[in-house]
RNA sequence: CCGUGCUAGACGGGGAGCUAGCGGUGCCCUCUACCUGCAAUCCGCUACAGCAGGGUCGAAUGCCUGUCGUGAGGCCCUACCGCACCGGAGCCCUGACUGAACCUUCGGGUGUUGAAGGUUCGGGACCCGCAAGGCAGGAACUGCGAACCUGGUCAGAUCUUGAUCGAAGCAGCCAUAAGCAUACUUCGCUGUCGGUGUGGACAAACCUGAGCCCGAGCCGGAAGGACAGAAAGGACCGAGAUGGAGGGGUCGAAGGCAGGGCACGG
Numbered sequence: 001c002c003g004u005g006c007u008a009g010a011c012g013g014g015g016a017g018c019u020a021g022c023g024g025u026g027c028c029c030u031c032u033a034c035c036u037g038c039a040a041u042c043c044g045c046u047a048c049a050g051c052a053g054g055g056u057c058g059a060a061u062g063c064c065u066g067u068c069g070u071g072a073g074g075c076c077c078u079a080c081c082g083c084a085c086c087g088g089a090g091c092c093c094u095g096a097c098u099g100a101a102c103c104u105u106c107g108g109g110u111g112u113u114g115a116a117g118g119u120u121c122g123g124g125a126c127c128c129g130c131a132a133g134g135c136a137g138g139a140a141c142u143g144c145g146a147a148c149c150u151g152g153u154c155a156g157a158u159c160u161u162g163a164u165c166g167a168a169g170c171a172g173c174c175a176u177a178a179g180c181a182u183a184c185u186u187c188g189c190u191g192u193c194g195g196u197g198u199g200g201a202c203a204a205a206c207c208u209g210a211g212c213c214c215g216a217g218c219c220g221g222a223a224g225g226a227c228a229g230a231a232a233g234g235a236c237c238g239a240g241a242u243g244g245a246g247g248g249g250u251c252g253a254a255g256g257c258a259g260g261g262c263a264c265g266g
Stems, first nucleotide, its partner, number of pairs: 001266006009057003012030004020046005034054005063260006070254001073251006080244002083240001086238003092234003097229003102225005108219003117213008127200005133193005138187003142181003150175004158167002
């Protein structure tokens, strides 16, 4: 080196996740890679870390170890951009809505039988008294009004006495207190009120009447605008799930290279 027969081993691997950990089912990547059974409120195991049964290949293109740097993809960190949602501050923008005075338009009333304005006089309102009145209260008047605990008179009965006299005294009758009233009259009383009367005060302003001057406006309403305020939204500031593109780290399928069994015979 070749041949025959075996054995180790292989018949997929990786990432995240799960787990004390390993592997599997499930998800994703790679891309082809025996069959059956088990398995997410899971399944099988314990560092030789899926188990059980069957089948095929088998020491190399296929298995194991090391290494290489092209390298799909996953995960972590970081800063940037955009943005759902949230918070803040504020009045830069928009702005529902609200508002006496301003402007425009429309419509109404009033006015040369004299508007607005000016002036004079008066009244009202407001304020301070008085009178009368209403109302409420109080007092007086009138009537009623006490089983006993008020008064008077006190039959009967009781007490005293030899008897008369006398004593206390219930009922009744009369009167009265507090109080009550269907009494409703009065007041040198108190408070209060106003479409009352009267006197005072009354600077300006307010309401109103009349006279005079002047000579054409005056007063409400609706709509729009301007101005002021203003809910809310935008812009601003902060934070920010998810997403996009970038940087760093980590794992890494597939791939390249090197090395790696036993027995017998030639």